[in-house]
Context: one part of a larger RNA
RNA sequence: UUGAACGUUGGCGGCAGGCCUAAUACAUGCAAGUCGAGCGGAAACGAUGGGAGCUUGCUCCCAGGCGUCGAGCGGCGGACGGGUGAGUAACGCGUGGGAAUUUGCCUAGUAGUGGGGGAUAGCCCGGAGAAAUCCGGAUUAAUACCGCAUAAUAUCUCUACGGAGGAAAAGGGGCCUCUCCUUGGAAGCUCUUGCUAUUAGAUGAGCCCGCGUUAGAUUAGCUAGUUGGUGAGGUAAUGGCUCACCAAGGCGACGAUCUAUAGCUGGUUUGAGAGGAUGAUCAGCCACACUGGGACUGAGACACGGCCCAGACUCCUACGGGAGGCAGCAGUGGGGAAUAUUGGACAAUGGGCGAAAGCCUGAUCCAGCAAUACCGCGUGUGUGAAGAAGGCCUGAGGGUUGUAAAGCACUUUCAAUAGGGACGAAAAGUUUAGAGUUAAUAACUCUGAAUCCUGACUUAACCUAUAGAAGAAGCACCGGCUAACUCCGUGCCAGCAGCCGCGGUAAUACGGAGGGUGCAAGCGUUAAUC
Numbered sequence: 001u002u003g004a005a006c007g008u009u010g011g012c013g014g015c016a017g018g019c020c021u022a023a024u025a026c027a028u029g030c031a032a033g034u035c036g037a038g039c040g041g042a043a044a045c046g047a048u049g050g051g052a053g054c055u056u057g058c059u060c061c062c063a064g065g066c067g068u069c070g071a072g073c074g075g076c077g078g079a080c081g082g083g084u085g086a087g088u089a090a091c092g093c094g095u096g097g098g099a100a101u102u103u104g105c106c107u108a109g110u111a112g113u114g115g116g117g118g119a120u121a122g123c124c125c126g127g128a129g130a131a132a133u134c135c136g137g138a139u140u141a142a143u144a145c146c147g148c149a150u151a152a153u154a155u156c157u158c159u160a161c162g163g164a165g166g167a168a169a170a171g172g173g174g175c176c177u178c179u180c181c182u183u184g185g186a187a188g189c190u191c192u193u194g195c196u197a198u199u200a201g202a203u204g205a206g207c208c209c210g211c212g213u214u215a216g217a218u219u220a221g222c223u224a225g226u227u228g229g230u231g232a233g234g235u236a237a238u239g240g241c242u243c244a245c246c247a248a249g250g251c252g253a254c255g256a257u258c259u260a261u262a263g264c265u266g267g268u269u270u271g272a273g274a275g276g277a278u279g280a281u282c283a284g285c286c287a288c289a290c291u292g293g294g295a296c297u298g299a300g301a302c303a304c305g306g307c308c309c310a311g312a313c314u315c316c317u318a319c320g321g322g323a324g325g326c327a328g329c330a331g332u333g334g335g336g337a338a339u340a341u342u343g344g345a346c347a348a349u350g351g352g353c354g355a356a357a358g359c360c361u362g363a364u365c366c367a368g369c370a371a372u373a374c375c376g377c378g379u380g381u382g383u384g385a386a387g388a389a390g391g392c393c394u395g396a397g398g399g400u401u402g403u404a405a406a407g408c409a410c411u412u413u414c415a416a417u418a419g420g421g422a423c424g425a426a427a428a429g430u431u432u433a434g435a436g437u438u439a440a441u442a443a444c445u446c447u448g449a450a451u452c453c454u455g456a457c458u459u460a461a462c463c464u465a466u467a468g469a470a471g472a473a474g475c476a477c478c479g480g481c482u483a484a485c486u487c488c489g490u491g492c493c494a495g496c497a498g499c500c501g502c503g504g505u506a507a508u509a510c511g512g513a514g515g516g517u518g519c520a521a522g523c524g525u526u527a528a529u530c
Stems, first nucleotide, its partner, number of pairs: 001528002004526005011377004016372001018369001019335001024333003028330003033076003038073002041069002045067002048063007083288003092213007101205002106201008114148001116146002124137005155164002170193006179186003214260003221251003226248008263285004267278004290311005313324004341367001343366003349363001350361004380410004390401004414471001416466005424457001429451008474519005479500003485514005495502002
């Protein structure tokens, strides 16, 4: 000094940390959704209209997509966040460089967003199955999909004038002067958000290299895609990355190869330093997600809560076939000396989606448990000699416990009870003023003002009052090292012990008592590092 454990004792608060072992197996719940302002729609609930029944404010039926919205198509996100350290001695990490790359969302710029088409899920009908699910038919939409046109720049090619080839998607709010019609819509105008191509930036990612990075020589030779070249393929990109051919190289005593161990770092701990040990929490990087392999989608994965195959294990089954993966948060069995609640909330910070309201968020913020560590406070204060009683010792006079107690006078921190009571809340919404935009005083955006509310923690922090010393001290040690001594018991026994050692009849060393010493809500022992 500790992520500690054990023994014993235990009042309060703050703050931090809490499976180091079995990367063992997991019951149950939750941990990634969101968008109706992309789409067709309407399963459920509510509002509205109509009808019926009556129990007179409820039930049923119909209409209608108004609020909303199950399932579905589509978009974005599930590559972040969270966990673990098995593997890895490696360009994995640290540090310093590099060139042959990519980058969704974001920022700035340029140019566009024209005209068409065919499907498909859902719904409906039918079938198979115990279920998971699967199949067939008919029909339908889109910011889903596919062509056509155009395309400066980017790309490719060349005969360098030129040519070739590649794109898109619309949605919402407002106005109704003008055009069309049918109430209201279409067209048009306008604002905003999208979409396509491309340039630059930012951020992230991939790749290459120098140096550093544990032990063993009782591991001395290792290597055939191996080392290099040419060509081709492949990749976002360099490259034996892969392949064909050619050459025979490449590494190694400055330790190759093999074996064992191990995530690395900032740091942490110790030390005067040099150095040693270590890598919990927090932060950066890496690797993994039941075991092994593989790709798909995508800007990004070879993907913890996605897919496929194989394996082990568990579960369901109507035996035909299916389902699963806590090294997410809680929790359970097991292992172990040993490590917590199947808690609350999205109020704050942050993330995903959304125009927004908002929804989701075991990230996070909080609470609970245990003295696990550190820090703070309290368990009273003053006075009080008859030096009381009792205990212990005694040389029997006394000494000591000891101002300690009692008594007297005070105080009330903390705990208890009662009352008051912040900060963490900024926003968003609504109304309104100005500015921008516009044909426009709509609408939208920005700024300001007013208003309305939003707290899990919270029965909290803090303050006030009430009563009463009231509710609050232990543990180890006392031979030397090492602060602190006597008596009794025991008699090489029982026992102690970190080392020296103690105990065989006067033991300051064993056991008890009185006294003392040291720390103190702790104290001691064990383990471990310096």
Molecule: small-subunit ribosomal RNA, 5' domain
Organism: uncultured prokaryote